[in-house]
Predicted 3D model of a 352-nucleotide part of an RNA (small-subunit ribosomal RNA, central domain) from an uncultured bacterium. Model confidence (mean pLDDT): 88 of 100. The RNAcentral record of the full RNA draws on ENA and SILVA. Its Rfam family is "Bacterial small subunit ribosomal RNA". Gene Ontology terms of the family: structural constituent of ribosome and ribosome.
Context: one part of a larger RNA
RNA sequence: CUGGGCGUAAAGAGUUCGUAGGCGGCCUGAUAAGUCAGUUGUUAAAGACCACAGCCUAACUGUGGAUAUGCGAUUGAUACUGUCGGGCUAGAGGAUAGGAGAGAGAAGUGGAAUUCUCGGAGUAGCGGUAAAAUGCGUAGAUCUCGAGAGGAACACCGACGGCGAAGGCAGCUUCUUGGCCUAUUCCUGACGCUGAGGAACGAAAGCGUGGGGAGCAAACAGGAUUAGAUACCCUGGUAGUCCACGCCGUAAACGAUGAUCACUAGAUGUUGGUUUCCGUCCUAGGAAAUCAGUGUCGAAGCUAACGCGUUAAGUGAUCCGCCUGGGGAGUACGGUCGCAAGAUUAAAACUC
Numbered sequence: 001c002u003g004g005g006c007g008u009a010a011a012g013a014g015u016u017c018g019u020a021g022g023c024g025g026c027c028u029g030a031u032a033a034g035u036c037a038g039u040u041g042u043u044a045a046a047g048a049c050c051a052c053a054g055c056c057u058a059a060c061u062g063u064g065g066a067u068a069u070g071c072g073a074u075u076g077a078u079a080c081u082g083u084c085g086g087g088c089u090a091g092a093g094g095a096u097a098g099g100a101g102a103g104a105g106a107a108g109u110g111g112a113a114u115u116c117u118c119g120g121a122g123u124a125g126c127g128g129u130a131a132a133a134u135g136c137g138u139a140g141a142u143c144u145c146g147a148g149a150g151g152a153a154c155a156c157c158g159a160c161g162g163c164g165a166a167g168g169c170a171g172c173u174u175c176u177u178g179g180c181c182u183a184u185u186c187c188u189g190a191c192g193c194u195g196a197g198g199a200a201c202g203a204a205a206g207c208g209u210g211g212g213g214a215g216c217a218a219a220c221a222g223g224a225u226u227a228g229a230u231a232c233c234c235u236g237g238u239a240g241u242c243c244a245c246g247c248c249g250u251a252a253a254c255g256a257u258g259a260u261c262a263c264u265a266g267a268u269g270u271u272g273g274u275u276u277c278c279g280u281c282c283u284a285g286g287a288a289a290u291c292a293g294u295g296u297c298g299a300a301g302c303u304a305a306c307g308c309g310u311u312a313a314g315u316g317a318u319c320c321g322c323c324u325g326g327g328g329a330g331u332a333c334g335g336u337c338g339c340a341a342g343a344u345u346a347a348a349a350c351u352c
Base pairs, nucleotide, nucleotide: 004323005322006321007306008305012320014201015200016199017198021194022193023192025088026087027086028085029084030083031082033081034080035077036076037075038074039073040072041071042070049065050064051063052062053061054060091191092188093187094186095184096183097182098181099180103177104176105175106174107173108172109171110154115149116148117147118146119145120144125136126135162169163168206247207246208245209244210243211242215241216240220236221235222234223233258319259318260317261316262315263314266297267296268295269294270293271292272291273290274289275288276287277286278285301308302307325352326351327350334345335344336343337342
């Protein structure tokens, strides 16, 4: 390399969009590039293969023949693929009517709680721990009542629930806005799938500039613990956490499971629709079917096992990414990106 693989053994890119490329529904006409068949030229000689012949035989040698493969020319075939036309509606998209939602951005606003400030009342403790101490407090703390300031997060509802491509998203209201689901089967007519490069988004931490700073809290200080204690526990406490703009581009970015399509027993819960039936004075409610999601359990099947099992890790198809013993190493060097931190791409010697 081939083969074989990628939930947990090495291996699915963090996610989406999308260029080139690869692959692509049904009917029909043309063409004949791929494909298939015939004929033909060439594919040197020698060698190899077959037959015959020459040295007594063999090796050796000579003569004749044949096959294979590639390339070219030519004559045909037309199922499939391609190309160029025509048509279709089952894929895809649109229209109309409904529906649910912490989807996104912006603005406004609410109450509880912590902290601080001021005032009232009040007195010797408070706080903290396994126990203590550092700390706070007669300059009046803790506790309690009232007023105010400020920042951050939104109890209950709340869920095994919902939405989003992923990261992620939760008080309430308004504005702007993306996607999804259902029904009708009205329109377009294959417009599709995947996607090397590329682009965009991308938790937390971190970085730059300017704000903000209640609580929490790396670093740091002190008190304990301890043989020591650069920790765990306690008292403090700065970056940071928050906002705006710009960078970074990584995570056990996980379902450790790429995207899309089709097929293959069921049972049961739940979310959002639709239809039918039962029930209801009105309302509430119940059952069945069906579509889309989200869970649990399981037939067949798969799996080394665990387990997966119509939300597949089953059975198939297309495209992409990735793996190839452990360490060295996700490192060095070089390139690209970054303000930096670093990220990304990515070896070898050597060793077992």